[in-house]
RNA sequence: GCGGAUGUGGCGGAAUUGGCAGACGCGCAUGGCUCAGGACCAUGUGGGCUUCGGCCCUUGAAGGUUCAAGUCCUUUCAUCCGCA
Numbered sequence: 001g002c003g004g005a006u007g008u009g010g011c012g013g014a015a016u017u018g019g020c021a022g023a024c025g026c027g028c029a030u031g032g033c034u035c036a037g038g039a040c041c042a043u044g045u046g047g048g049c050u051u052c053g054g055c056c057c058u059u060g061a062a063g064g065u066u067c068a069a070g071u072c073c074u075u076u077c078a079u080c081c082g083c084a
Stems, first nucleotide, its partner, number of pairs: 001083007010026003019067001027045006046057004060076005
């Protein structure tokens, strides 16, 4: 240099026919249980704003197509693999 794969909350990871983004698990928070802790159980858990009704933003980055994009197209960055 050429070709390919991967990139999604704090972490692992799902959603590939373009149609509710973040299922599920871990972790964490609060409460229960306990003398105390672990385990276990319940609820919650991306970010911002809020008049608490909701609203906006978010899939490595930027742009495009579309009513609608994690998904399709272009450029680009990082890591890995192969070829030379």
Molecule: transfer RNA
Organism: Chloracidobacterium thermophilum B